[in-house]
A computed fold for a 147-nucleotide RNA from Aminobacter ciceronei, annotated as FMN riboswitch aptamer (RFN element). The organism belongs to Aminobacter, within Bacteria. Model confidence (mean pLDDT): 78 of 100. Its Rfam family is "FMN riboswitch aptamer (RFN element)". Rfam describes the family as follows. The RFN element is a highly conserved domain that is found frequently in the 5'-untranslated regions of prokaryotic mRNAs that encode for flavin mononucleotide (FMN) biosynthesis and transport proteins. The sequence was found by an Rfam model in a public genome assembly.
């Protein structure tokens, strides 16, 4: 310098006010929130003035969980249920435009919009309850250690 590893730790925010109603944190008006990696003309720190480092996108690229699909096993006449897997199964997996500056912006500045798994519920849920004291993108630390 540091390949391939092992172990451990961490890893999601948000309904406040009003209206209607028998009933709503679920509807209507106003409000509030934004996982992880990448990109970066913005911001910050340092500077040997070359640059280095840190922060910066919900809707740009990709990932995760969830639903669906599917494989195997078990139960069942069957419908279907239970368990264990599959991410090159990508079907759902969301959602951005306008103006400005500029060589260059879906990232900056201004404005106006839009989006948010499944199950539950006296009434339809991004914000309540549940699977979940779960899983996980990934982040960090320790150990080991080729050359």
């Nucleotide at each position: 310098u540091a390949a391939u590893g092992u172990u451990c730790u961490c890893a999601g925010g948000g309904c406040g006010g009003g209206g209607u109603g028998a009933a709503a944190g679920u509807c209507c008006c106003c409000a509030c929130c934004g996982g992880c990696g990448g990109u970066a003309a913005g911001g910050g720190u340092u500077u040997u003035c070359g640059a280095a480092c840190c922060c910066a996108a919900g809707c740009c690229c990709g990932c995760g969980a969830g639903c669906g699909c599917u494989u195997c096993c078990c139960g069942g006449u069957a419908a279907c249920g239970g368990g264990a897997g599959g991410g090159u199964c990508a079907g759902c997996a969301g959602a951005u435009c306008c103006g400005g500056u500029g060589c260059a912006a879906c990232u900056c500045c201004g404005g106006a919009g839009c989006c948010g798994a499944c199950g539950g519920u006296c009434a339809u849920a991004g914000u309540c309850c549940g699977g979940a004291u779960g899983g996980a993108a990934g982040a960090g630390a320790a150990c080991g250690a080729a050359c």